Small-subunit ribosomal RNA, 3' major domain from an uncultured prokaryote, 477 nucleotides, folded computationally. Its Rfam family is "Bacterial small subunit ribosomal RNA".
Context: one part of a larger RNA
RNA sequence: UGACGGGGGCCCGCACAAGCGGUGGAGCAUGUGGAUUAAUUCGAAGCAACGCGCAGAACCUUACCUGCUUUUGAUAUCCUAGGAACUCGGGUGAAAGCUCGAGGUGCCCUUCGGGGGACUCAGUGACAGGUGCUGCAUGGCUGUCGUCAGCUCGUGUCGUGAGAUGUUGGGUUAAGUCCCGCAACGAGCGCAACCCCUGUCUCUAGUUGCCAGCAUUAAGUUGGGCACUCUAGAGAGACUGCCGGUGUCAAGCCGGAGGAAGGUGGGGACGACGUCAAGUCCUCAUGGCCCUUACGGCCAGGGCUUCACGCGUGCUACAAUGGCAGGUACAAAGGGCAGCCAAGUCGCGAGACCGAGCUAACCCCAAAAAACCUGUCUCAGUUCGGAUUGGAGUCUGCAACUCGACUCCAUGAAGUCGGAAUCGCUAGUAAUCGUAGAUCAGCAUGCUACGGUGAAUACGUUCCCGGGCCUUGUACA
Numbered sequence: 001u002g003a004c005g006g007g008g009g010c011c012c013g014c015a016c017a018a019g020c021g022g023u024g025g026a027g028c029a030u031g032u033g034g035a036u037u038a039a040u041u042c043g044a045a046g047c048a049a050c051g052c053g054c055a056g057a058a059c060c061u062u063a064c065c066u067g068c069u070u071u072u073g074a075u076a077u078c079c080u081a082g083g084a085a086c087u088c089g090g091g092u093g094a095a096a097g098c099u100c101g102a103g104g105u106g107c108c109c110u111u112c113g114g115g116g117g118a119c120u121c122a123g124u125g126a127c128a129g130g131u132g133c134u135g136c137a138u139g140g141c142u143g144u145c146g147u148c149a150g151c152u153c154g155u156g157u158c159g160u161g162a163g164a165u166g167u168u169g170g171g172u173u174a175a176g177u178c179c180c181g182c183a184a185c186g187a188g189c190g191c192a193a194c195c196c197c198u199g200u201c202u203c204u205a206g207u208u209g210c211c212a213g214c215a216u217u218a219a220g221u222u223g224g225g226c227a228c229u230c231u232a233g234a235g236a237g238a239c240u241g242c243c244g245g246u247g248u249c250a251a252g253c254c255g256g257a258g259g260a261a262g263g264u265g266g267g268g269a270c271g272a273c274g275u276c277a278a279g280u281c282c283u284c285a286u287g288g289c290c291c292u293u294a295c296g297g298c299c300a301g302g303g304c305u306u307c308a309c310g311c312g313u314g315c316u317a318c319a320a321u322g323g324c325a326g327g328u329a330c331a332a333a334g335g336g337c338a339g340c341c342a343a344g345u346c347g348c349g350a351g352a353c354c355g356a357g358c359u360a361a362c363c364c365c366a367a368a369a370a371a372c373c374u375g376u377c378u379c380a381g382u383u384c385g386g387a388u389u390g391g392a393g394u395c396u397g398c399a400a401c402u403c404g405a406c407u408c409c410a411u412g413a414a415g416u417c418g419g420a421a422u423c424g425c426u427a428g429u430a431a432u433c434g435u436a437g438a439u440c441a442g443c444a445u446g447c448u449a450c451g452g453u454g455a456a457u458a459c460g461u462u463c464c465c466g467g468g469c470c471u472u473g474u475a476c477a
Base pairs, nucleotide, nucleotide: 001477002476003474004473005472007471008470009469010468011467012466013465015461016460019425020424021423022422023421026316027315028314029313030312031311032310033309034307035306042053043052064302065301066300067299069297070296073127077126078125079123080122082120083119086103087102088101089100090099091098092097107116108115109114129291130290132289133288134287138285139284140280141279142278143276145274150189151188152187153186154185155184156165157164158163169180170179171178195268196267197266198265200236201235202234203233204232205231206230209226210225211224214223215222239262242256243255244254245253246252318418322377323376324375325374326373327372334365335364336363339358340357344353345352346351384415389410390409391408392407393406394405395404431453432452433451434450435449436448437447
């Protein structure tokens, strides 16, 4: 100087407390451990691995296994010899491959001998190739402490020196934020602000959007209009600016006015010096090592989907604040041409047929759901719950046996609110309800985004956890 302390002081955080809803019990989905296996590819490991890499394993993917094959190679550059390229066919085979045959002769230059170029086959070696090893050789990228308020430097001063000072102290703040003081004076990286979304208003613009008044219609449908909504560009607006109180005549704090908004308005992006030899050589790049008729390449089938069991994350429930049936409303944000697919017809349905519109503020996906109204069920393993299983189908796709999703009929398991323990959340939040998108032929209870309905509680900081500053002890570095 740090680090540590079941030392002290001050302070903060859904850290506790106060509340609301869960997990832990059940069934299923998914990841993982273990076991199994020819293989069940590999990585991730407390927080910070475990619905993680995987924004989607039937083939492909695929890295694994078995079998069949190939050796300058699936791909790149160079050399030699042959053939234009290319097209068609036979045999064998699961395919890859191996093998046999037929047609075909182009372009540029030419001294008509030939040469060149593209492509292809054969050969030779330089080489290719490796998701082989090392993340403890690395770059890049990322997680984490933590959006915590810290981390440092120059000069000066002090100290023999390591170092100290500044950065401590008194206030204050979300903040090393600001003020005051001070052997310090300044500065940098962080904080804040500048960026984006959202909340109010103004201006510009008015189609595909909108409709106040006028006419018109089944309908903003049409005429008309651009007021309003909206769209999307430019501005305004909030700064403790104003008033009162308080405070060291400070920084600030408390209250008030005006205002759509008030003291960082709400949300996002943004992550200091560093820590964990944290993660990744399987995104990519790359040193070294290793393989080179194989640890490379191709193909078929299988596996990654197994299952006495343990754990994590979820979904659905156990019901009446509910289930079922009928009726009736109200979103936002997205996507669409190898696409989205209206209306109509058929089917109980998944869906099919037919077929208009839309390269989209125009058409379509598209029904929002919870809510509301009416009826019914009457506390039961039930009209709760839907697992499991049998049968019949639909769709995608060469192909749904291993191993897809969905539909219909039948079946109707566990489960009556969950031990010890443990998680999230402070407001348009939790809870709850649907919607869309990426990936994608098909496949979502996951992920990402969107809106609808919409709470309770916070006395307080003694305690648990994590963190910041000062101080103290130390046989630790």